[in-house]
RNA sequence: UAUUCAUUCAGAGCCGUGGAGGAAAGAUAACCAUUGAAACGGCAGCAACCUAUUUAUUUAGGUGCUUUUAUCGAGGGACGUAUGUCCAGCAAUGAAUG
Numbered sequence: 001u002a003u004u005c006a007u008u009c010a011g012a013g014c015c016g017u018g019g020a021g022g023a024a025a026g027a028u029a030a031c032c033a034u035u036g037a038a039a040c041g042g043c044a045g046c047a048a049c050c051u052a053u054u055u056a057u058u059u060a061g062g063u064g065c066u067u068u069u070a071u072c073g074a075g076g077g078a079c080g081u082a083u084g085u086c087c088a089g090c091a092a093u094g095a096a097u098g
Base pairs, nucleotide, nucleotide: 001098002097003096004095005094006093007092008091013043014042015041016040017039021032022031029071044066045065046064048063049062050061051060052059076087077086078085079084
């Protein structure tokens, strides 16, 4: 990096450095942020997959995650008189194979 499969409205935060934004992307709307954003580091936690292990998700490890549904949603499709509902696509994470 490509493909396949599974999951994505649950869950989980503090400190230090830093100093203005943030969240993949699309009008718009809200939300968080100098009572410190992103990023990096430390410790802690949550618990999805995989490996080993245990009487037992028990213990340890490999990744991952720890504001708001992937914030709402634009654009494509189906249904509907309509506010809308659903599906696909796109995205993220894990595992396998190339």
Molecule: SAM riboswitch aptamer (S box leader)
Organism: Mollicutes bacterium